The RNA shown here (SAM riboswitch aptamer (S box leader)) has 108 nucleotides and comes from Pedobacter rhodius. Rfam family: SAM riboswitch aptamer (S box leader). Rfam's curators write: The SAM riboswitch is found upstream of a number of genes which code for proteins involved in methionine or cysteine biosynthesis in Gram-positive bacteria.

RNA sequence: UACUUAUCAAGAAAGGUGGAGGGAAUGGCCCUUUGAAGCCUUAGCAACCAUCUAUGAGAAUGGAAUUGGUGCUAAUUCCAUCCGGCUGGAAUGUCGGGUAGUUAAGUC
Numbered sequence: 001u002a003c004u005u006a007u008c009a010a011g012a013a014a015g016g017u018g019g020a021g022g023g024a025a026u027g028g029c030c031c032u033u034u035g036a037a038g039c040c041u042u043a044g045c046a047a048c049c050a051u052c053u054a055u056g057a058g059a060a061u062g063g064a065a066u067u068g069g070u071g072c073u074a075a076u077u078c079c080a081u082c083c084g085g086c087u088g089g090a091a092u093g094u095c096g097g098g099u100a101g102u103u104a105a106g107u108c
Stems, first nucleotide, its partner, number of pairs: 002107005008101001013042005021031003025081004043073003048069003051064005077100001082097005
């Protein structure tokens, strides 16, 4: 980097450093000198994997814990994007699916 499976309506921020950007892409909208990104420290959230446990032949499913490996801590993945359904005079409404993306686990 690619592929496979799962996942995304909930949850959780302070300080230091830094000094202008950030929210993947495009458009919109928003955050930001009342201090962006990045980095560091501490704290927290969650429970994907490891762990313990119940059922089970197994696959797997449920539960526990938070010790370890990750992840995360503005806005639903911030909203839309492609296709279709519904309502409607019309979608700028609404619902479902897809694409893309995020994270985890695994494979080459």
NCBI's taxonomy places the organism under Bacteria, Pseudomonadati, Sphingobacteriales, Sphingobacteriaceae, Pedobacter.
The coordinates come from a structure-prediction model, not an experiment, and the mean pLDDT is 84.